Molecule: SAM riboswitch aptamer (S box leader)
Organism: Clostridium kluyveri
RNA sequence: UUCUUAUCCAGAGUGGCGAAGGGACUGGCCCUAUGAUGCCCAGCAACCUGAAUGAUUUUUCAUCAUUCAACGGUGCUAAUUCCAGCAGGUAUAAAACCUGAAAGAUGAGAA
Numbered sequence: 001u002u003c004u005u006a007u008c009c010a011g012a013g014u015g016g017c018g019a020a021g022g023g024a025c026u027g028g029c030c031c032u033a034u035g036a037u038g039c040c041c042a043g044c045a046a047c048c049u050g051a052a053u054g055a056u057u058u059u060u061c062a063u064c065a066u067u068c069a070a071c072g073g074u075g076c077u078a079a080u081u082c083c084a085g086c087a088g089g090u091a092u093a094a095a096a097c098c099u100g101a102a103a104g105a106u107g108a109g110a111a
Base pairs, nucleotide, nucleotide: 001111002110003109004108005107006106007105008104013041015040016039017038021031022030023029025085026084027083028082042077043076044075047073048072049069050068051067052066053065054064055063056062081103086100087099088098089097090096
């Protein structure tokens, strides 16, 4: 980098450093010297991980479900992935709303 698969309306700082941009892309709309992005610390969560119970299975292995834990590997800590982008639908004067995809992010596995 590509492929497969799961998740994406919950949660998380009145800390330190530092100094001008940031929210993937496009359009909007926002955040930001009352200090952004980033780094450190702290925290959140529970994908990998560990434990218990139950189900399937003749047994083991394995898979699935529920509960618990959080040492370790990641991840995350403005706004639903901030909203929309493509297709369809409800309604239609307009606004608005719903569903699915696409794109993106993260984990796990594979090439």